[in-house]
Molecule: SAM riboswitch aptamer (S box leader)
Organism: Paenisporosarcina sp. TG20
RNA sequence: AAUUUAUCAAGAGAGACCGAGGGAUAGGCCCUAUGACGUCCAGCAACCCCCAGAAUAACUGGGAAGGUGCCAACUCCUGCAGAAUGAUUCAUUCUGAAAGAUAACCC
Numbered sequence: 001a002a003u004u005u006a007u008c009a010a011g012a013g014a015g016a017c018c019g020a021g022g023g024a025u026a027g028g029c030c031c032u033a034u035g036a037c038g039u040c041c042a043g044c045a046a047c048c049c050c051c052a053g054a055a056u057a058a059c060u061g062g063g064a065a066g067g068u069g070c071c072a073a074c075u076c077c078u079g080c081a082g083a084a085u086g087a088u089u090c091a092u093u094c095u096g097a098a099a100g101a102u103a104a105c106c107c
Stems, first nucleotide, its partner, number of pairs: 004104005013041001015040003021031003025079004043070002047067002049063005075099001080096007
């Protein structure tokens, strides 16, 4: 890398360094020298984990030492299918998929 399962509406600095791009992809729309992106520190959360409950699995409550993760905008929105409404081939809303991200498992 691939498979499977779960989650993706909440949360998180007015710090230090760096110095031009960044938001996966296409279109849009945004962020950015009033320093974005990135790195470090701080922080958030609780997937794995730890403790207790007859407690192995599942469940409930608590925790955060360790392994990840996250820290603009719903996964920033749309991109495919269906439905509803208004209207003439377009707009809005809803549902599902696809794609993506993260974790755990498995090989």